[in-house]
């Protein structure tokens, strides 16, 4: 770094559900009944409803490249950067020249800054003043590129070499990038896990979703206008207006007098269903570095509802302790046998699945020191 396992067998009794016989009760027979994480609820979806559901905004998510997937913030392969002697591992990995904000204290000075100590020159009243400087020191998380040589009054990219930075060419690569060459002394820090900008993406609510049955009753308020048609009405249509539809707006749909809407408060702690056939899992073949894809074969009953899947015994396995004999060994110890002990880690389904994270027992394989 990776892989698989998570005690086994039998008997007796008990619980839940399925099938068959019976019978409506009941009984009998036969099968089945908790995980690799069932945990966390961190992501993604299937599914249900709003609702017929399109567009925009907002909100949220992701953030190097390519691939994979139903999708994901996952996985695989790579690039760059950090850590490690290494095997390996981690990354919140686009933009600071679009703008705004922040960088406390200390310090001379923390953004278009700056002279405290020091160094040099001049003057003079001999420790002060004037000027130059930012190489040395100090403060600080960070001080305006780094090292060296030259140069200077002393210094400074002031000049040069190399490194760093910016721009360009060539080659390799799907790409992120890498290598190499040329030019430029190159003032302009950090921070976006701050707001923000950019690229891609994004309806909402959720199985306590929903469907059906049963039961149960109220109070208050609102509810148009115009035109047209003919079968002349309690009808149909159109326009305006009003109201409603799980972020907002537009579109659109529904309703506008037996239907709809608003406000307040009550009943329903009931029953049935959703509820288990899975984009799942396994074998083989082909393609691919791989994740994975395609084809083919196989395989599939936990479904509870205050919540079932348990208890006891025996044997075996495993772990611990002790013991005599025998065998191996220089010895520590090991093997066989016997006795005693230990349910023998982490831990319990609740619509389902793909991931991630966390907890944990022993075993196997490979690699580094």
């Nucleotide at each position: 770094a990776g892989g698989a396992c998570a005690g086994g067998u039998g008997a007796u009794c008990g619980c839940c559900g399925g099938u068959g016989c019976u019978u409506a009760a009941u009984g009998c027979a036969c099968g089945g009944g908790a995980g690799g994480a069932a945990a966390g609820u961190c992501c993604g979806a299937g599914c249900u409803c709003c609702a017929c559901a399109g567009g925009g905004c907002g909100u949220g998510g992701u953030g190097c490249u390519g691939g994979u997937u139903a999708a994901c913030g996952g996985c695989c392969a790579g690039u760059c950067g950090g850590g490690g002697u290494a095997a390996c591992u981690c990354g919140a990995a686009g933009g600071a020249a679009a703008g705004u904000g922040c960088c406390a204290c200390a310090g001379a000075g923390a953004g278009c800054a700056g002279a405290c100590c020091g160094c040099c020159u001049c003057g003079c009243u001999u420790g002060c003043g004037a000027g130059g400087u930012a190489a040395g020191g100090g403060u600080g998380a960070a001080a305006g590129g780094g090292u060296g040589c030259g140069g200077u009054a002393a210094g400074a990219g002031c000049g040069c070499a190399c490194c760093g930075g910016g721009g360009g060419g060539u080659u390799g690569g799907u790409g992120a990038c890498a290598a190499u060459c040329c030019c430029c002394g190159c003032a302009u820090g950090g921070u976006a896990a701050a707001c923000c900008c950019c690229a891609c993406u994004u309806g909402g609510a959720g199985c306590a979703a929903g469907a059906c049955c049963a039961a149960u009753g109220c109070a208050g308020g609102g509810u148009g206008c115009u035109u047209c048609g003919c079968u002349a009405g309690a009808c149909g249509a159109a326009g305006c207006c009003c109201g409603g539809g799980u972020g907002c707006c537009c579109c659109u749909c529904c309703g506008g007098u037996a239907g709809c809407c608003c406000u307040g408060g009550g009943u329903c702690a009931g029953g049935u269903u959703g509820c288990u056939a899975a984009a799942a899992c396994g074998g083989c073949a082909u393609g691919g570095c791989a994740a994975c894809a395609u084809g083919u074969c196989g395989c599939g009953u936990a479904g509870a509802u205050g919540a079932a899947u348990g208890a006891u015994c025996a044997c075996c396995c495993c772990c611990c302790a002790c013991a005599a004999u025998c065998g191996g060994g220089u010895g520590a110890c090991c093997g066989c046998u016997g006795u005693g002990g230990g349910u023998g880690a982490c831990a319990g389904a609740a619509c389902u699945c793909g991931g991630c994270u966390u907890a944990u027992g022993g075993c196997c394989u490979g690699g580094u020191u």
The RNA shown here (Bacterial RNase P class A) has 369 nucleotides and comes from a marine eukaryotic metagenome. Of the family's consensus pairs, 98% are formed in the model. The prediction has a mean pLDDT of 77.